[in-house]
Context: one part of a larger RNA
RNA sequence: UGGGGAAAGGAGACCCUGAUAAACUUGACUCUAGUCCGACUUUGUGAAAUGAUUUGAAAGGUGUAGUAUAAGUGGGAGCCGAAAGGCAAAAGUGAAAUACCACUACUUUUAACAUUAUUUUACUUAUUCUGUGAAUCGGAAGUGGGGCACUGCCCAUCUUUUUGGACUCAACGCUCGCUCUACGGGCUGAUUAGGGUGGAAGACAUUGUCAGGCAGAGAGUUUGGCUGGGGUGGCACAUUUGUUAAAAGAUAAAGUAGGUGUCCAAAGAUGAGCUCAAUGAGAACAAAAAUCUCAUGUGGAACAGAAGGGUAAAAUCUCAUUUGAUUCUGAUUUCCAGUAUAAAUUUAAACCAUGAAAGCGUCGCCUAAUGAUCCUUUAGUCCUUCGAAAUUCAAAGCUAGAGGUGUCAAAAAAGUUACCACAGGGAUAACUGGCUUGUGGAAGCCCAACAUUCAUAGUGACGUUGCUUUUUGAUCCUUCGGUGUCGGCUCUUCCUAUCAUCGUGAAGCAGAAUUCACCAAGUAUUGGCUCGUUCACUGACUAAUAGAGAACCUGAUCUAGGUUUAGACCAUCGUGAGACAAGUUAGUUUUACCCUACUGAUAACAGUGU
Repeated sequence: UGGGGAAAGGAGACCCUGAUAAACUUGACUCUAGUCCGACUUUGUGAAAUGAUUUGAAAGGUGUAGUAUAAGUGGGAGCCGAAAGGCAAAAGUGAAAUACCACUACUUUUAACAUUAUUUUACUUAUUCUGUGAAUCGGAAGUGGGGCACUGCCCAUCUUUUUGGACUCAACGCUCGCUCUACGGGCUGAUUAGGGUGGAAGACAUUGUCAGGCAGAGAGUUUGGCUGGGGUGGCACAUUUGUUAAAAGAUAAAGUAGGUGUCCAAAGAUGAGCUCAAUGAGAACAAAAAUCUCAUGUGGAACAGAAGGGUAAAAUCUCAUUUGAUUCUGAUUUCCAGUAUAAAUUUAAACCAUGAAAGCGUCGCCUAAUGAUCCUUUAGUCCUUCGAAAUUCAAAGCUAGAGGUGUCAAAAAAGUUACCACAGGGAUAACUGGCUUGUGGAAGCCCAACAUUCAUAGUGACGUUGCUUUUUGAUCCUUCGGUGUCGGCUCUUCCUAUCAUCGUGAAGCAGAAUUCACCAAGUAUUGGCUCGUUCACUGACUAAUAGAGAACCUGAUCUAGGUUUAGACCAUCGUGAGACAAGUUAGUUUUACCCUACUGAUAACAGUGU
């Protein structure tokens, strides 16, 4: 001196992971203070009004027809009257028949005793609040005053403000005792009686119990997984077809093309009959399809849906009859731990459908279409338990279903953090570097074409071959117990794919100027506008204003404009905390003593020369 020691400092503050935290927010989940409301309670005594219930009494009822104002029902051939007679019955009208007796409703009015509810109002003793050194409360009397009135009621009031000082069984008055005057008492002055300390509120507030509403004010917790980093998006998280898959089976990826959370009383079961798509010819002698006839027709159609397989006197289509899509046990297959669920295969025991019968049928031609414990609920059995015995209700069991978990072998769960934390990670992102080179750059080969004619003076498509790592992707190998992360200033060295300068070759080189190429890196390659800019753009000078590298050279050299902490502003987004490859503003740049490198200085010793 600051090139290197990927120098030192500090288990990276960025990023990811973490059944690890914290702070903050709210429409997260679960709670809690608080507050509001309701019922009962604390909670007692009176008055009034209104309503309801109960028990009595009284009155009432008009469709048409029926001499007419039929609430309804039962009994009923009589009833009232001394008689005359009247009303009923019969007859008639009508859906229903009336006298007389009994009962039941409904509507209105009224009375009574209660019960009860609601509202209004009064009291004070519960209760609440508040003051005081708990001292002036209410009643009665009295004095003076006023009003009304005719000798009593009513009303109000009962005395003076400020400052300072003094006084204290009070002074005056009446009276008693005594040593007769010093004194000592009594009463009045200062009315009396009261077992309410004064005031405000009051059965409301308040208290207690239960139920409900609101409730980030407070608390606790959660905030899935996969993933060519994470986030956003997606579902590759359960399941199915073809393919990858390499001709048994099995076999991965966020491989690939797709599908599923349904649908069907027929689109299930059986039997019979028939043949489909398409094409040709004709009915129909210019022109489509539907309709009819004939011919060809291995399926080129149809079978709910994805795809694959399968199927022709059928598994399609049409018709007929039906409910086997039923009851009850085992075993097996696929996925597989040979566990569950699901789906499927197959016996045995029943009862049936269909068909003449053999047979076939335990859903859908086969491969997808789905769900634990606990709880609730439904169905079943003349079942089991209920702790002394017995009956009954209730409850609990047993068997078979349903209500659902799609994060699909099944928690009930939102965010922000740039104020942030911890443990870890180079299993994982943001610099350099490494591999690759699509992309970028630069260079060949071939010869169509351009170059007025003419492939190659100069260019050179389509095609093709390698090169480079000064572009950018891709990857995630190194580094997260740290390699200081953009640009600029400064300084050195290197490369050539040469802009200029020296020497040459070629030209569509007349000259000037220019273009192509060769040997060449010795030397040079500037100063400005604007921007943090690298880059880009613009104007000026010049012989020329070429391009790159060195951990995208260079922060223990500088700078601190930009990115990228903490403060703050605007727009946008968000309920909010906050966010923003959107702008803006202010923002600490540590250490040279070690080794090496280089530059200089000093000292010691030795040799040599003079």